Large-subunit ribosomal RNA, domain I from Pseudoscardovia radai, 574 nucleotides, folded computationally. The full RNA is in RNAcentral, with records from ENA and SILVA. Lineage of the source: Bacteria > Bacillati > Bifidobacteriales > Bifidobacteriaceae > Pseudoscardovia. It matches the Rfam family "Bacterial large subunit ribosomal RNA". Model confidence (mean pLDDT): 81 of 100.
Context: one part of a larger RNA
RNA sequence: GGCUUUUGGUGGAUGCCUUGGCACAUGGGACCGAUGAAGGACGUUGGAGGCAGCGAUAUGCCCCGGGGAGCCGCCAGCCAGGCUUUGAUCCGGGGGUGUCCGAAUGGGGGAACCCGGCAGCCUUGAUGGGCUGUCACCGCAUUCUGUGCGGGGGGUACGCAGGGAAGUGAAACAUCUCAGUACCUGCAGGAAAGGAUAUUCCGUGAGUAGUGGCGAGCGAAAGCGGAGGAUGGCUAAACCUCGCGCGCGUGAUACCCUCCGGGGGUUGCGCGCGGGGUGUCGUGGGAGCGUGUGUCCCGUUGCCGGAGCGGCGGGGCGGAGUGAUAAAGCGGCGUGUCGGCCGAACAGGCUUGGAAGCCUGGCCGUAGUGGGUGAUGGCCCCGUAGGCGAAGGCGCGCCGCCUCCGUAUCGUGUUUCCCGAGUAGCGCGGGUCUCGUGGAACCCCGUGUGAAUCCGCCCGGACCGUCGGGUAAGCCUGAAUAUUCCCGUGUGACCGAUAGCGUACUAGUACCGUGAGGGAAAGGUGAAAAGCACCCCGGGAGGGGAGUGAAAGAGUUCCUGAAACCAAUUGCCU
Repeated sequence: GGCUUUUGGUGGAUGCCUUGGCACAUGGGACCGAUGAAGGACGUUGGAGGCAGCGAUAUGCCCCGGGGAGCCGCCAGCCAGGCUUUGAUCCGGGGGUGUCCGAAUGGGGGAACCCGGCAGCCUUGAUGGGCUGUCACCGCAUUCUGUGCGGGGGGUACGCAGGGAAGUGAAACAUCUCAGUACCUGCAGGAAAGGAUAUUCCGUGAGUAGUGGCGAGCGAAAGCGGAGGAUGGCUAAACCUCGCGCGCGUGAUACCCUCCGGGGGUUGCGCGCGGGGUGUCGUGGGAGCGUGUGUCCCGUUGCCGGAGCGGCGGGGCGGAGUGAUAAAGCGGCGUGUCGGCCGAACAGGCUUGGAAGCCUGGCCGUAGUGGGUGAUGGCCCCGUAGGCGAAGGCGCGCCGCCUCCGUAUCGUGUUUCCCGAGUAGCGCGGGUCUCGUGGAACCCCGUGUGAAUCCGCCCGGACCGUCGGGUAAGCCUGAAUAUUCCCGUGUGACCGAUAGCGUACUAGUACCGUGAGGGAAAGGUGAAAAGCACCCCGGGAGGGGAGUGAAAGAGUUCCUGAAACCAAUUGCCU
């Protein structure tokens, strides 16, 4: 020196554990923001570093409800001082306060800082200082100044729209595919979008019909069965009427509702704009005119009187309503939710440090899910099944108040008028549909051209005829549907600390980077700190006794404690 035996050290594998995570299901919430959000900075406890809470009223203030004996958050003890059956701490509901930054909005700015104007108040002898309120910009409305209403920013995914790839596949590659995907931008909501005898979603139809360098691939619809349901509403125009503007207009024959008699004198006519009424459809509808049927009561009014007709208001009657169709709510009842409450049934013996284990004998069960307790507990504790409960807030349902509408319409005739125009159609260029230009309709966009009004127009896959279906060029609209940042519940042939989220622990922390950004490691004494009084060695660290404990070879570097590696030791070899 090597190998080896044994005993230790080092180290932290393995086993066991779980406070954390993952996935899915289900229920709920689903928008927040100038009444200042999301997110932060700085403060805030008697002594206060971090986390959590809170905001100069700062570990908290007020009210209401729950609850019932301790409490002054956690790491986390210690000292000091308090609160509480006159009900604290704690939990829920409603209020109050809420520094500074941040859309950040008085001006500025290198976020959490600096400097102002105006009004009022406080303070100082004065200068000065302080407090409260207010002062950004943009859009719309309105009469200038101004005023009112709204906007701005944030949000996991989901939605709609404007833009829009390539790797790839085609065994190369260009049409094609990937894919209208990823990504960028704008905007909105709790859903969005779409939408009227509609629209949507699921299953099927069906990998069918089709499309396709007929390659790779792409890929419907009708119909049928379900979900959900509202065959839902409002306008433009024709016509009537009111106001404004422009033009014409001195005519009485126009006009002032009609008739008769009187009276008025620009009241009129045309065009344009605006308001009100009417009107809304495809068995075409509406308006005007004509005609048939028919129309609750009262008041008032249309230059005067009578009759008729019409307008307005009220009552009665009828209908409807907060999700569009107009729009706010208030009250009562019920119900759900946001705290809670009640809640059955076991003892003895044995082993043990400890009983829930074993033995013996019982009991409950609408409860033998689960967790905890010194080992494995239906009957010890918390719970579980089942049942009960709210001052107040929020949601839903019903009723009432309340609000709105109708009170006339219905039918019929009509070659009178209206029925959404730079639109439809068509040419050219594109896009989208299963459809890649094809025989290529339909739908959409750009560009040019450019109709008709129901005896009209569009569609039924070139086009024409016949036949059939529909009624464009205005608007709104719930549910069935999508998603899951968040909250609750449940489940797992999901993980168990190199796993599972990056994070079981002061983790998006420490640390790295100018920055965008990147991004860790790190869990376990014991049932209980009972965390080793006291003695000895030592400067201390540490150790030896003693003591605690079932165990200290469980001593905070703490469960188990593998291997590499180190040391001492035994034997052998050199």